[in-house]
RNA sequence: AGGGGCAUAGCUCAAUUGGUAGAGUAGUGGUCUCCAAAACCAUUGGUUGAGGGUUCAAGUCCUUCUGCCCCUGCCA
Numbered sequence: 001a002g003g004g005g006c007a008u009a010g011c012u013c014a015a016u017u018g019g020u021a022g023a024g025u026a027g028u029g030g031u032c033u034c035c036a037a038a039a040c041c042a043u044u045g046g047u048u049g050a051g052g053g054u055u056c057a058a059g060u061c062c063u064u065c066u067g068c069c070c071c072u073g074c075c076a
Stems, first nucleotide, its partner, number of pairs: 001072007010025004019056001027043005049065005
């Protein structure tokens, strides 16, 4: 330099391939316990990396940028 992939809750990941953004874990509250842990119940938490476009409707399609990873190549 060229090509490809990834980015969604604090963390790890889903989301029917365009039609209500979810789970586990963590956090908070409760039950239980002498107390705590564990277990169980309830619950909070989202600018879907950023900008723009298409569409009645975008996490999903198109485009630019940013960050990370992989492959190929160049110099030494």
A computed fold for a 76-nucleotide RNA from Propionispira arboris, annotated as transfer RNA. Lineage of the source: Bacteria > Bacillati > Negativicutes > Selenomonadales > Propionispira. Model confidence (mean pLDDT): 82 of 100. The sequence was found in a public genome assembly. Rfam family: tRNA. Gene Ontology term of the family: triplet codon-amino acid adaptor activity. Rfam's curators write: Transfer RNA (tRNA) molecules are approximately 80 nucleotides in length.